This is a predicted structure of a 266-nucleotide part of an RNA (large-subunit ribosomal RNA, domain VI) from Crocosphaera watsonii WH 8502. The source organism's lineage runs through Bacteria, Chroococcales, Aphanothecaceae, Crocosphaera and Crocosphaera watsonii. The prediction has a mean pLDDT of 89.

Context: one part of a larger RNA
RNA sequence: CGUAAGAGCAUUGAGAGGAGCCUUCCUUAGUACGAGAGGACCGGGAAGGACGCACCGCUGGUGUACCUGUUAUCGUGCCAACGGUAAACGCAGGGUAGCCAAGUGCGGAGCGGAUAACCGCUGAAAGCAUCUAAGUGGGAAGCCCACCUCAAGAUGAUUGCUCUCACAGGGUUAACCUGGUAAGGUCACGGGAAGACCACCCGUUAAUAGGCACUCGGUGGAAGUCCAGCAAUGGAUGAAGCCAAGGUGUACUAACAGACCGAGGG
Numbered sequence: 001c002g003u004a005a006g007a008g009c010a011u012u013g014a015g016a017g018g019a020g021c022c023u024u025c026c027u028u029a030g031u032a033c034g035a036g037a038g039g040a041c042c043g044g045g046a047a048g049g050a051c052g053c054a055c056c057g058c059u060g061g062u063g064u065a066c067c068u069g070u071u072a073u074c075g076u077g078c079c080a081a082c083g084g085u086a087a088a089c090g091c092a093g094g095g096u097a098g099c100c101a102a103g104u105g106c107g108g109a110g111c112g113g114a115u116a117a118c119c120g121c122u123g124a125a126a127g128c129a130u131c132u133a134a135g136u137g138g139g140a141a142g143c144c145c146a147c148c149u150c151a152a153g154a155u156g157a158u159u160g161c162u163c164u165c166a167c168a169g170g171g172u173u174a175a176c177c178u179g180g181u182a183a184g185g186u187c188a189c190g191g192g193a194a195g196a197c198c199a200c201c202c203g204u205u206a207a208u209a210g211g212c213a214c215u216c217g218g219u220g221g222a223a224g225u226c227c228a229g230c231a232a233u234g235g236a237u238g239a240a241g242c243c244a245a246g247g248u249g250u251a252c253u254a255a256c257a258g259a260c261c262g263a264g265g266g
Base pairs, nucleotide, nucleotide: 001153005164006163007162008161009160010159015150016149017148018147021049022048023047024046025045026044027043033038051107052106053105054104055103059101060100061099062098066094067093068092069091070090071086072085073084074083075082076081110145112144113143118138119137120136121135165266167179168178169177170176184261185260186259187258188204189203190202191201192200208254209253210252211250212249213248214247215246217243218242219241224237225236226235227234228233
C1' cells in the first nucleotide's frame, strides 16, 4: 500500500515445511519345506539403537560473588570482627533460578487410496494360444491422504461473531480536500521463562517491577557472650547466621504526566 468504511477477536486451508528409520528376542513352530543339514512366509507379543520434539519432578553439569573454608599481603589505631588485591571468582568445597544432557516423557500409528516392476482373471484380433486390444484384480521403505507445524499478499487477498458511526470547515454544494473525533490503535511509562534492534506478550492504580514479610531451597552452625582447656581449639546459646534470578502475599516506591493516529454510511 492492497484486501471497496474503520476496527477487535476468532476461523477455513490453496499451498509449504517436518516426520517417515533400523535391530534383536519370544511365539506361531522346530511347523510348512527338505533325504538330511537346515529352516520359513503370514500373524501376535516384548525389548533395544540411532534420530526428533518437549520438559527440569528425578540423576547430574553450569551457575563470575549465594553460603562456607583457607594462604599471602594491605587497610579499618590495636585485639576480635570485617573489607580490598592475588589477570577480569586468589585457591578450594558445595549450590537457587535459568540454560542444558548424560536425565525422563512422547513420536515415527493406518485391515486408507492410486500405482511401478511383477503376478493374475476373463478375452479376441489370429476357431488355438495370449495379463490387453474392450473389460477387470493383486502388488512397494516409493506417490497421494492420514500425523505435526506454518499458512488468505491464496492480489483467486476466504469465512464468522462483535464494536464504531447521519460531524465541523471548504468545494461546481459533486467527486474530493482539510480538521477535530468514535470503536480501536500507536507513542510514552513499569515489565517479560519474548527478544540483537524491531517484533511479540503482560501491565499502567494495579500485584507490572523494586522493596518488605513469610516461604521453598542453598550453605552448614554467624557475631557477641558464657563454659572447658596453658594454648591451638572445642562446646552451649542455636538446624544458628547469611542468602541471586523461585513461590505466595503486601500499595511502602515507581507504572506519573500525557501526546498522537484513527471512519463519516461505505